[in-house]
RNA sequence: GGGUCUGUAGUUUAAUGGUAAAACAUUCGCCUCCAGAGCGAAAAUUGAGCGUUCGAUUCGCUCCAGACCCA
Repeated sequence: GGGUCUGUAGUUUAAUGGUAAAACAUUCGCCUCCAGAGCGAAAAUUGAGCGUUCGAUUCGCUCCAGACCCA
């Protein structure tokens, strides 16, 4: 330099065009002498931008970061 793939919550992963979900973790409450476990609740997310579309995590383009292959 060329090519392929990946990027979603603090972490690990769903959602293949119709208003983003679960587990663990975090915070609060209940329970307990205290802690842990258990139960209930809450907060938190689509790498950035542009485009297509009534509607984009999903489709297209550019950039950014990472992995791999070729030179």
Transfer RNA from a Candidatus Pacearchaeota archaeon, 71 nucleotides, folded computationally. The prediction has a mean pLDDT of 80. Rfam family: tRNA. It is annotated as a transfer RNA. NCBI's taxonomy places the organism under Archaea, Nanobdellati, Candidatus Pacearchaeota.